RNA sequence: GGAGUCAGCCAGGCAAUCGCCGCCACCUUGUGUGGGGGAGGAAAGUCCGGGCUCCAUAGGGCAGAACGCCAGGUAACCCCUGGGGGGCGCGAGCCUACGGAUAGUGCAGCAGAAAGUGUACCGCCUAAGUAUUAUUCUAUGAAUGAUACCGGUAAGGUUGAAAAGGUGCGGUAAGAGCGCACCGCGUAGCUGGUAACAGUCUACGGCGAUGGUAAACCCCGUUCGGAGCAAGACCAAAUAGGAACCCGUAUGGCGUGGCCCGCGUUGGGUUCGGGUAGGUUGCUAGAGGCUUGUGGUGACGCAAGUCCUAGAUGAAUGAUUGUCCACGACAGAACCCGGCUUACCGGCUGACUCCCUUU
Numbered sequence: 001g002g003a004g005u006c007a008g009c010c011a012g013g014c015a016a017u018c019g020c021c022g023c024c025a026c027c028u029u030g031u032g033u034g035g036g037g038g039a040g041g042a043a044a045g046u047c048c049g050g051g052c053u054c055c056a057u058a059g060g061g062c063a064g065a066a067c068g069c070c071a072g073g074u075a076a077c078c079c080c081u082g083g084g085g086g087g088c089g090c091g092a093g094c095c096u097a098c099g100g101a102u103a104g105u106g107c108a109g110c111a112g113a114a115a116g117u118g119u120a121c122c123g124c125c126u127a128a129g130u131a132u133u134a135u136u137c138u139a140u141g142a143a144u145g146a147u148a149c150c151g152g153u154a155a156g157g158u159u160g161a162a163a164a165g166g167u168g169c170g171g172u173a174a175g176a177g178c179g180c181a182c183c184g185c186g187u188a189g190c191u192g193g194u195a196a197c198a199g200u201c202u203a204c205g206g207c208g209a210u211g212g213u214a215a216a217c218c219c220c221g222u223u224c225g226g227a228g229c230a231a232g233a234c235c236a237a238a239u240a241g242g243a244a245c246c247c248g249u250a251u252g253g254c255g256u257g258g259c260c261c262g263c264g265u266u267g268g269g270u271u272c273g274g275g276u277a278g279g280u281u282g283c284u285a286g287a288g289g290c291u292u293g294u295g296g297u298g299a300c301g302c303a304a305g306u307c308c309u310a311g312a313u314g315a316a317u318g319a320u321u322g323u324c325c326a327c328g329a330c331a332g333a334a335c336c337c338g339g340c341u342u343a344c345c346g347g348c349u350g351a352c353u354c355c356c357u358u359u
């Protein structure tokens, strides 16, 4: 100097004028005066988890669903942190739908001899056995060679993602863990670690062709009521304390996921028609923010101090001017919070890795 990886921060600021919403104080109660405040890192998606409210006075089981390495964090989670296994990258780092294939069932095209008992296309051998034939000789036979049959073989080659564990030596007619050495694998231990797991460890075994796939069915383990602020509570007002039909009558019916048991309760359902849809609350002081200290590798915990930071309801924060600058993208709260995912212009900061050059 270049190229990268990981983490954090900002999101226009300041001032003035007018306008909108809410709170506080005062007063002459008025469209009053004054003061302070007023959208996000994702407010988005509604994908998870909860707080809170109601069913409701509870519970148990089955089916079903979700999750799936280990240990922690948390109110909880499919989230986060650290570690392990596997994969990618020269590396800093990144990804992981990561329990079980010896419980069972299923699935795998083409090629290739063959895709999990076996079998052999090209090959290798022809020892042993049978037949034919040639040559030689010590000649009613023997030896050697050739061909064919029969037979042996899976070491070499072909195909494929994958083909009877790999390399080497010996052995054989030719081969093969057939035998041996090392590696690999299996079983049982030992050591380290809370554990997942790891090992230049020990012993035994020639070794189940330990094939793949569970993001196939399945098995195993853990967890799991529902509905939702349009939940719910209160006040005021109005109407029709309406009509018809169906089921049923305690062995029945009804009760917020399905079924059963249990518990409670004593009718339930459908259609038509009528009234109201107004106000208050829930609604923002919290699993809250910030600072310091402390424990921890970390997520985070503990202690002390300090602060109050939008509550609209047909839906509030807009317009103009000046100035600074990093020249502003994606984009607006509607009960609240913790995550995840998605969108995104531009900028700032720190640490680490690799390459080149110079000293």
Stems, first nucleotide, its partner, number of pairs: 001355010012324007020038002023035004027030001040330001044341002047339005052228004059261004064224005069083005084098001085096004099219002104217002106213002121157002123153003129149009165183006184207001185205005190199003232281004242272006252266004288307008
Molecule: Bacterial RNase P class A
Organism: uncultured Pseudomonadales bacterium